[in-house]
Context: one part of a larger RNA
RNA sequence: CUGGGCGUAAAGAGCACGUAGGCGGCUCAUCGAGUUAGGCGUGAAAGGCCUGGGCUUAACCUGGGAACUGCGUUUAAUACUGAUGAGCUAGAGUCCGGAAGGGGGUAGCGGAAUUCCCAGUGUAGAGGUGAAAUUCGUAGAUAUUGGGAAGAACACCGGUGGCGAAGGCGGCUACCUGGUCCGGAACUGACGCUGAGGUGCGAAAGCGUGGGGAGCAAACAGGAUUAGAUACCCUGGUAGUCCACGCCGUAAACGAUGUGUGCUAGGUGUCGGCGAGCGAGCUCGUCGGUGCCGCAGUUAACGCGUUAAGCACACCGCCUGGGGAGUACGGCCGCAAGGUUAAAACUC
Numbered sequence: 001c002u003g004g005g006c007g008u009a010a011a012g013a014g015c016a017c018g019u020a021g022g023c024g025g026c027u028c029a030u031c032g033a034g035u036u037a038g039g040c041g042u043g044a045a046a047g048g049c050c051u052g053g054g055c056u057u058a059a060c061c062u063g064g065g066a067a068c069u070g071c072g073u074u075u076a077a078u079a080c081u082g083a084u085g086a087g088c089u090a091g092a093g094u095c096c097g098g099a100a101g102g103g104g105g106u107a108g109c110g111g112a113a114u115u116c117c118c119a120g121u122g123u124a125g126a127g128g129u130g131a132a133a134u135u136c137g138u139a140g141a142u143a144u145u146g147g148g149a150a151g152a153a154c155a156c157c158g159g160u161g162g163c164g165a166a167g168g169c170g171g172c173u174a175c176c177u178g179g180u181c182c183g184g185a186a187c188u189g190a191c192g193c194u195g196a197g198g199u200g201c202g203a204a205a206g207c208g209u210g211g212g213g214a215g216c217a218a219a220c221a222g223g224a225u226u227a228g229a230u231a232c233c234c235u236g237g238u239a240g241u242c243c244a245c246g247c248c249g250u251a252a253a254c255g256a257u258g259u260g261u262g263c264u265a266g267g268u269g270u271c272g273g274c275g276a277g278c279g280a281g282c283u284c285g286u287c288g289g290u291g292c293c294g295c296a297g298u299u300a301a302c303g304c305g306u307u308a309a310g311c312a313c314a315c316c317g318c319c320u321g322g323g324g325a326g327u328a329c330g331g332c333c334g335c336a337a338g339g340u341u342a343a344a345a346c347u348c
Stems, first nucleotide, its partner, number of pairs: 003320004007302002012316001014201004021194003025088007033081002035077008049065006091191001092188003095184005103177007110154001114150008125136002162169002206247006215241002220236004258315006266293013297304002321348003330341004
């Protein structure tokens, strides 16, 4: 470079926005750059190829031809691509009217539970386990009642239910704010898709500074278990978990399935709209989500199957035997931990 691939065999970037680039709807006109056809010029000779000739043959030498798939120029064609101009509305967007939602941010509020503190009742145990012990308790524990404080999380509703690009989001209220869906068809008129670099977002853990600290709990200590027990079990317990600001940038970041568009049997459940029929709850239709089953098709099989892994197109990312190794070195990033980019020797 090319071919074949990327759900589970190696392979979809964690996700988005978007630059360059690539690709791009319908109609008409013009141009004729790409494209197509013809002509002309050039494409040295030798070599190679085809076909003749000369040395007795061959090697070798030699005539002719074709070829030199290219470039330049010219004439012509105009379907497609392109350029320019004019128009269109089916893509995309705006507008109007509705709708659902744990989408995001800030502030406030609430109850249950837990722990601690104070007070009352009350007395000898309580905890914990397979059984125990460490532990707590006559300086009054556990239990129970009343009062108070604190922090964190929001039972039931709750649902292969909802929302979000992904990470993710769940008590209630207010304010600020993003997206989506349905109906209408008033407006713009291809304004679109993808997206190398780039930029932003990005669970948990971890890091910096300052707060906070109820419960839980790496590390750590003790008690058990055991041959041992640096574990599993138990009693404690510090970082951390929480908040603010700033880093980190990873994950089985998973649907292990990139994004977009079109096409290709159905059935059934559910969520959000709209329309119609019958009339107070069903039926039918339709659009958008979310599940299950399944035809054709596809797949190595498993399975997938209008939410495709089917049939196609556009663009990006990635793979190319196992180990060495997601390592070394170098670069970039980071406070660090480390991340990212990413080999080779050697070996099977």